This is a predicted structure of a 71-nucleotide RNA (transfer RNA) from a Lachnospiraceae bacterium. The coordinates come from a structure-prediction model, not an experiment, and the mean pLDDT is 82. The source organism's lineage runs through Bacteria, Bacillati, Bacillota, Lachnospirales and Lachnospiraceae. Rfam family: tRNA. Gene Ontology term of the family: triplet codon-amino acid adaptor activity. By type it is a transfer RNA.

[in-house]
RNA sequence: GCAUGUGUAGUUUAAUGGUAGAAUAUCAGCUUCCCAAGCUGAGGGCGCGGGUUCGAUUCCCGUCACGUGCU
Repeated sequence: GCAUGUGUAGUUUAAUGGUAGAAUAUCAGCUUCCCAAGCUGAGGGCGCGGGUUCGAUUCCCGUCACGUGCU
C1' cells in the first nucleotide's frame, strides 16, 4: 500500500428495519449478631459524521480505533 473483519452498559456479549436484552460489576432494600451467599429493585450503552427510509444497532458512503491476511 491492497483486501477483509470487529466496534453495543465499568467488563463479557445478544438483538435478520419497528419499545436495545442478558450475565457480571456498582448502588439501595430485605435477610444475618457481623461478613459472605441468597432474594427484590434502581441507575448506566448502539465508535464518529452523513445518506436511504414513515422508522436505522441493523442497509449504503466516508472516517477513526483495533485485529487478520497478502505484497